[in-house]
């Protein structure tokens, strides 16, 4: 020194699109600032600031005067003298401080105000004037001689209301005018020297002409003035380079315009003005026009770059009621001067006049909004003057305003019974909170008194502020805290009220009965004499991207080419020095900012010094890069020669197939068309078929992610003309290149104009269908058009949604066109150039994906984007015959719109699979009558709940009272029930009165146990508790239904992905199964499946009573009846058995197949219990429990009666039937599982019977309740019947206080509908359906035909998975996620 290395400094984000994610993208917030305003509040001081609006109008006062030492005069305090006399008065003269109008001089061009105009040499910055001026001031040189004529003031007269004049007469000057003198001045002219970019300048020497002056003060010295000239300083004038807002929906502007010659004018240059001549000048590097605006130093913000701004302070400009004009002057075209015109205001005698606050105060007005008609010239500065001094709303101060910045205070220390009060509470407490009280202090500020400045320079005098600041003393915690916020962003939480109301809200969003989001309270947080709100600017916003963005799909590549300007550009050498870099010089005002010091007690504020002002200019140097000039090179580019490929273009000719039409023949009833039809065609002969002819359009096969072209696009054959690309050769030129705003050309289809043509097809149109409709999809027809020629249009999802060019960056594999090399050569391999595809690494990307044909890495140029909608719309302009195209906004509105990917759900998407899902069957429902539940209606009440599947013979497995919750009526008030505490001894039983009962009031009778402490039971009184089937199942627990006994649902670790997530769980098989196997970035595991459990089917073993009886014995009318036995049946216990274990086939395996073997049972043997993660805010506050709310002489509780049983009707679930596979009558046989003492009851008797009266056994393998269908026989004979039994009448039985509303049963009689049930719909796959009876719970009885069980008899069918329903897995699409009962569009209100 460099660096890819190290360290340090600067740079902060958040909310909101989604079920979730990443991205794009807008909106919003947190910060700072303000000449602010508004709301609430308000103690003090310092320093600043204060009409941003109406450049609106202004009453009143003041803001510019001064000089008597320029001048004449007037007045004149005072003094002196004189006169008159009335002796204190009048008058005259002189001197005279001082005052004053006028003449004259200087100053009113400064100071002060405002920002209307101005887009300009106005401002900023830097230069220039050889094209200029400059009073007062400084320096220097020279000078001031002698005269003249007026005029204001004043006087007289006079006009006018006034303002203001007029005539005559007198007078002075530093006022004014000639003459003299005069050069270093000016002009003309001659010569010399020298300088400059040019016109030209400067210096010197001559000649000619022209032009000056004033005095005043003083005893004087002298001072102040005057004239000419030169120089300086100061101030100004003009010119030029650069910079200086928006709009192209402003593209052409210009006639003194541009230039020249000559003149005029000016301080000076100049079309500044004029005459003449020429036709120029400006403009896409934005002229002209329109809009807006004073510019800058600076200020605010920002990390910076920037953005915004131009109050106060400072510089410049412009303006002074509006417009114009000049005069005076050194300087003005003049804020407090003049003239003219306009508007306005005022005065007036109506004839005429006066005025200009954007000076300081102040007024009205406007407005959300901005101050005193103050003091002083003491200081600083200015004007005049010799000076004293005068003037100065400049200035210095004070007043008002929390408008801003800064500082201080409202007390400090101690103090727990953690007081009272408030708030809250789970009632224990917690919190306010050391906070208060109380004790000890202090005195900033405050109040009072005393003292009392600096600012004053200059010896003295002189202070508006101001008796102010400061200091001292005293008094006394006394007089001094509010505002906003508390859902997230964002620090800070509870209670009550309210109930999508009232309201909040910056964004997202809160509020529909448990609101940390509204209002109030308590508490917390933040800031604090302020706090919030509103407005504006910057920031955050990398959201206009220079620093520092993008364009395949989010907004965004022009449709394509050609090409002027412009931008950019290959290798080598040399020169120059414009860019670039370095040094020096000048400038970059002061103030501000920054740093360091200093002064106010500190700070704000002020002062000093330094740094800085990143700029501009001049100059000196460097020469790498860019530029420029010259020379040169060949690799970029082009040319030449040569070769092959191609639907490249244009014109013309030719060809065959097909459609249609015409003619003729054959031929006969249909053709055609569709999902199905119809319109249509056809007996006047279609369709079909044969032959001939006409005409137009398009070119099958070849044909290929093949070829060509810039894109659009191009397809039969041949010919002519013609463009481009590619390979090879390396001869020629020598950077000739790339891109390309405007311009120009080309540009599918449709459309337009003119003229042709017209076979097929086919917008419009017509008809037929479809449909709720069908202005559509389908069908039959059919016109423009499609075709040709010429001319327009100029747009497309004109797409690779990917601009052009150049270079570089792993590979693999096809294909098209060339060339070279090798070989074993009909070919193959290798190499290479150009095109066209696929896969893929790095890299990129939000992801998808791209990946040498980039969306990679770099470079150059062009085009385009900046939230969604409004809208590619409106207006304007250009183009077009029109249609329309191009260019292209705003108001208003939303908080999103969007891209990619993920998980679900969904699809009239796909694949695989399952289920009584369909199909195949059997039997039902829907029609009838009845039973029961529900809806509806009714009612005093018909209590409540359940409502698609998943409510409706459901809660209810028993509503006459009770139940009961409902209605009516009658009662009670610590209560009907339960607990605790003291007291009493009964409770109970019998009975009387009243009452519907409850209840009320009486009468009689009357305790137990004891360890003696008491306990049990009961009563009534008081107190504390009560009670509620009232509400919320959308505050809940628990329980339950359903998807579904479906096979799924998840986790840990790992891996993949930025992430949501994925993988595992997918794939290939298999299974009833996520069952198992194989494979595998997954490996394992959990909840589910299966198994374990129970019943049942077989066997063994064990035990035999109440069961059983083979053998033995006894015995009866009969009978395991008895002895005996436990063999059998059976019952109870314990075991065994079944596992694809065996065989064959098949398969890698899992497994599957085989009427296989064996076996009681075979592939889960049959049945049950068992229900994953979750879904439906599913059901239940009336089973129970429970938060909150509500009622408390009632929404509690007791009683009587009624109701829940109503009845035009509708629905669900059932029963009985409609009959002969049946009914009726008679005879006869066989279960299982259960129940039984307030019970089941044998048996006997009575009754037709329900049942009753006796009586026996059994608390039950002992006794008892007990089958029906079946079987046998007879009859009925197809009918509303000997089917069916509703309904009704009569007579009885049973339960129960009580069968009226409102029970069941029996008998007799009556004998309804109904003859197999529309659309539609339900159950069932084997001991199942169907059919037959039996039992049990509840229960006094029973409305049970219901529910739950039990056995008897005992089928049919399943080809199969196309379809309907439901479900599982994989995949695909998606704008759905409240998830298709979604979302969403249009019209109307």
């Nucleotide at each position: 020194a460099a660096u890819u290395c190290g360290c340090c400094c600067u740079u902060a984000g958040a909310g909101u699109u989604u079920g979730a994610u990443c991205c794009u993208g807008g909106c919003u917030c947190a910060g700072g600032a303000c000449g602010a305003a508004c709301g609430c509040u308000g103690g003090c001081g310092g320093c600043g600031u204060g009409c941003c609006u109406a450049a609106c109008a202004c009453a009143u006062g003041c803001a510019a005067g001064u000089c008597g030492a320029a001048c004449g005069g007037a007045c004149g305090a005072g003094g002196a003298g004189g006169a008159g006399c009335u002796u204190g008065c009048u008058u005259c003269u002189c001197c005279a401080a001082g005052u004053c109008a006028g003449u004259g001089g200087c100053g009113g061009a400064c100071g002060g105000g405002u920002g209307a105009g101005u887009a300009a040499c106005g401002c900023g910055u830097g230069a220039g004037u050889a094209a200029c001026c400059u009073g007062c001031c400084c320096u220097u040189c020279a000078g001031a001689g002698g005269g003249g004529g007026a005029u204001a003031a004043c006087g007289u007269c006079u006009g006018g209301a006034a303002a203001c004049g007029g005539a005559c007469g007198c007078u002075a000057a530093u006022a004014u005018c000639g003459c003299a003198u005069g050069a270093c001045a000016u002009a003309u002219u001659u010569c010399c020297a020298u300088c400059g970019c040019a016109u030209g300048g400067u210096g010197g020497a001559g000649a000619u002409a022209u032009c000056a002056a004033a005095g005043g003060a003083g005893c004087a010295a002298u001072c102040c003035g005057c004239u000419g000239a030169a120089g300086g300083a100061u101030g100004g004038a003009c010119u030029c380079g650069c910079g200086u807002c928006c709009g192209a929906u402003u593209a052409g502007a210009u006639a003194g315009u541009u230039g020249g010659c000559g003149g005029g004018g000016u301080a000076a240059c100049g079309g500044c003005c004029c005459a003449c001549c020429a036709a120029g000048u400006c403009g896409a590097c934005g002229a002209u026009c329109g809009g807006u605006a004073g510019c800058c130093g600076g200020a605010c913000u920002g990390a910076g770059a920037g953005g915004u701004u131009g109050a106060a302070c400072g510089g410049c400009c412009a303006c002074a009621u509006u417009g114009g004009g000049a005069c005076u002057g050194a300087g003005a075209c003049a804020c407090g001067g003049c003239c003219c015109a306009g508007a306005c205001u005022c005065c007036u005698a109506c004839g005429g006049g006066a005025g200009g606050c954007a000076g300081c105060a102040g007024u009205g007005g406007g407005g959300g909004a901005u101050a005193u008609u103050g003091c002083a010239c003491a200081a600083u500065g200015g004007g005049c003057g010799a000076a004293a001094g005068c003037c100065u709303g400049a200035u210095g101060c004070a007043g008002c305003a929390a408008c801003g910045c800064c500082g201080c205070g409202u007390g400090a220390g101690g103090g727990a019974a953690g007081a009272c009060g408030g708030u809250u509470u789970u009632c224990g407490g917690a919190u306010u909170g050391u906070a208060a009280a109380c004790c000890u202090c202090u005195g900033u500020u405050c109040u009072a008194a005393g003292u009392g400045a600096c600012g004053a320079a200059c010896a003295a005098a002189u202070g508006a502020c101001g008796g102010u600041a400061g200091c001292u003393u005293a008094g006394g915690a006394g007089a001094a805290a509010g505002c906003c916020c508390c859902g997230g962003c964002u620090a800070a939480c509870u209670a009550c009220g309210u109930g999508c109301c009232a309201g909040c809200a910056g964004c997202c969003g809160c509020g529909g009965u448990a609101a940390u989001a509204c209002g109030u309270a308590g508490g917390u947080g933040g800031c604090a004499a302020g706090c919030g709100u509103u407005g504006u600017c910057c920031g955050g916003a990398u959201u206009u991207a220079c620093u520092g963005g993008g364009u395949g799909u989010a907004a965004a590549g022009g449709g394509c080419g050609u090409g002027c300007a412009g931008c950019c550009g290959g290798g080598a050498a040399u020169g120059c020095a414009a860019g670039u870099c370095a040094g020096a010089u000048g400038u970059g005002a002061a103030a501000u900012c920054c740093a360091u010091g200093g002064g106010c007690u500190u700070a704000a504020c002020c002062c000093a010094u330094g740094a800085a002002c990143u700029g501009c200019a001049u100059u000196u140097g460097a020469a790498a890069c860019u530029g420029u000039a010259u020379u040169u090179c060949u690799u970029g580019a082009g040319u030449a020669c040569u070769g092959g490929a191609g639907a490249g273009g244009c014109a013309a000719u030719c060809g065959g197939a097909a459609u249609u039409c015409c003619u003729a023949g054959u031929g006969u009833a249909g053709c055609g068309g569709u999902g199905a039809a119809a319109u249509g065609c056809g007996u006047a002969g279609a369709u079909a078929u044969u032959a001939g002819g006409a005409g137009g359009a398009a070119c099958a096969c070849c044909a290929g992610u093949g070829g060509c072209g810039a894109a659009g696009g191009c397809g039969g054959c041949u010919u002519a003309c013609u463009g481009g690309a590619c390979g090879g050769u390396g001869a020629c030129u020598g950077a000739c290149g790339u891109u390309g705003a405007g311009g120009c050309u080309c540009g599918a289809a449709a459309g337009c104009g003119u003229g042709g043509g017209g076979a097929g097809c086919a917008a419009a149109c017509a008809g037929g269908a479809u449909u709720a409709g069908a202005u559509a999809c389908c069908c039959u027809g059919g016109u423009a058009g499609u075709c040709c020629a010429c001319g327009c249009c100029g747009u497309a999802a004109a797409c690779g949604a990917u601009g052009a060019c150049u270079a570089c960056u792993a590979g693999g594999u096809g294909u098209c066109g060339g060339u070279g090399u090798g070989c074993a050569a009909a070919g193959c391999a290798c190499a290479u150039c150009g095109g066209u595809g696929c896969c893929g690494c790095a890299g990129c990307a939000a992801a998808c994906g791209c990946a040498a044909u980039a969306a990679g890495u770099a470079g150059u140029c062009c085009a385009c984007c900046u939230g969604g909608g409004g809208a590619g719309u409106a207006c304007g302009u250009u183009c077009g015959c029109a249609a329309g195209a191009a260019u292209g906004a705003a108001a208003c509105u939303c908080a999103a719109a969007g891209g990619a990917a993920u998980u679900g759900a969904c699809g009239g998407g796909g694949g695989c699979c399952c289920g009584c899902a369909c199909a195949a069957g059997c039997g039902g429902a829907g029609g009838a009558a009845c039973a029961u539940g529900u809806g509806g209606u009714u009612u005093a009440a018909u209590u409540c709940g359940a409502u698609g599947a998943u409510a409706c013979g459901c809660g209810a497995g028993g509503a006459a009272c009770c139940u009961u919750a409902c209605c009516c009526g009658g009662g009670c008030a610590u209560g009907a029930a339960a607990g605790u505490u003291a007291g009493c001894g009964a409770c109970g039983a019998u009975u009387c009165u009243u009452g519907a009962a409850a209840g009320a009031g009486g009468a009689u009778u009357u305790c137990c146990c004891u360890u003696c402490g008491g306990g049990g039971c009961g009563c009534g009184a008081a107190a504390c508790u009560a009670g509620g089937u009232g509400c919320u199942g959308c505050a809940u627990g628990g329980u339950u239904g359903u998807c579904g006994u479906c096979a799924g649902c998840u986790c840990g670790u790992g891996c993949c992905g930025u992430g949501a997530g994925g993988u595992g769980u997918c794939g290939g098989g298999u299974u009833a199964a996520g069952u198992c196997c194989c494979a595998u970035a997954a490996c394992g595991a959990g909840c589910g499946c299966a198994a374990c459990c129970c019943c049942u089917a077989c066997c063994g073993u064990u035990a035999g009573u109440u069961g059983c009886c083979a053998u033995c014995a006894g015995g009866u009318g009969a009978a395991g009846c008895u002895g005996g036995g436990c063999a059998c049946u059976c019952u109870g216990g314990c075991g065994g058995g079944a596992c694809u274990g065996c065989c064959g086939g098949u398969g890698u395996a899992a497994g599957c197949c085989g009427a296989g073997a064996g076996g009681a049972a075979g592939g889960u043997g049959g049945g049950g219990a068992u229900g994953a993660c979750g879904u439906c805010a599913a059901a239940u506050c009336a089973g129970c429990a429970c938060g909150g709310c509500c009622c408390u002489u009632a929404c509690g509780u007791c009683c009587g009666g009624g109701g829940c049983u109503a009845c035009a009707c509708a629905c669900g679930u059932g029963u009985u039937a409609c009959a002969a596979u049946g009914g009726u009558a008679g005879g006869u046989a066989c279960a299982g599982a259960g129940g039984g003492c307030a019970g089941c009851u044998a048996c006997c008797c009575a009754g037709c019977g329900a049942u009753g009266g006796g009586a026996u056994g059994c608390g039950a393998a002992u006794c008892u309740c007990g089958a029906a269908a079946g079987c046998c026989u007879a009859u009925c004979u197809c009918a509303g019947u000997u089917c069916g039994g509703a309904u009704u009448g009569g007579a009885g039985g049973c339960u129960g206080a009580a069968a009226c509303c409102c029970g069941c049963c029996u008998c007799c009689a009556u004998g309804a509908a109904g003859u197999u049930g529309g659309a539609u719909u339900c159950g069932c796959u084997a001991g199942u359906a169907a059919u037959c009876g039996c039992g049990c719970a509840u229960c006094a009885g029973c409305c049970a035909u219901g529910g739950c069980g039990c056995g008897g008899u005992g089928a049919a069918u399943a080809c199969g998975u196309u379809c309907c329903c439901g479900g599982g897995c994989c995949u695909u699409g998606c704008a759905c996620a409240c998830a298709c009962c979604g979302c969403c569009c249009g019209u109307c209100a």